[in-house]
Order: sequence, then C1' cells, then structure tokens
RNA sequence: AAGUGAAAAAGGCAAACUAUGGGAAACUGUAGGACGCAAAGCCAGGGGCCUGUUCUGUUUAAGUAGUUCUUUAAGCGGAUGGUAGCCGGUUGCCACA
Repeated sequence: AAGUGAAAAAGGCAAACUAUGGGAAACUGUAGGACGCAAAGCCAGGGGCCUGUUCUGUUUAAGUAGUUCUUUAAGCGGAUGGUAGCCGGUUGCCACA
C1' cells in the first nucleotide's frame, strides 16, 4: 500500500413506533426507543427511487368570447424539493492475513 471481517477489544450510529417542532408533500430537527449497520462517517455533483405547493408544459370541462382570453375546476408530465439505512464517490478505527 492493496485485501478480508471468522474471533476479540475500545467505542460509534440508530429502523419501526411514540411525543413534540418544521414542511403542501416526499421528508426532516429534538427527546425517547433499537430493527439493524464495518463506514448506518461525510458528499444530493452522477445513476436510481419518492414527492408535486408555487412555477411550468399539456389535456378536458365550465365561463367569456367567437376561435380569443385568461379565470375557475379536475387529470397527466416536469425538480428548482427530498432520500447517503439504494447504487456511487470520498475519508477513516480495530483486528486478521
């Protein structure tokens, strides 16, 4: 330096769920709680996945109007949102060999 995680030590993180705060939602902060994790440390720039308020594209209906308007409602698509406990990138503890 690259590889491996069988046994061991020192420690670490914390799913579901509950309470409470933020958010339109996905999701997330804090406290409790442990299903699990050898990177479940860090990174949302790459792929994937989740969400769709505003915005934007589009369709339909109503209204207006006369083929136009933008208003209202509903549907569909789109990330500027989220996820690192999906892949990926990057740094690193202990032990083995």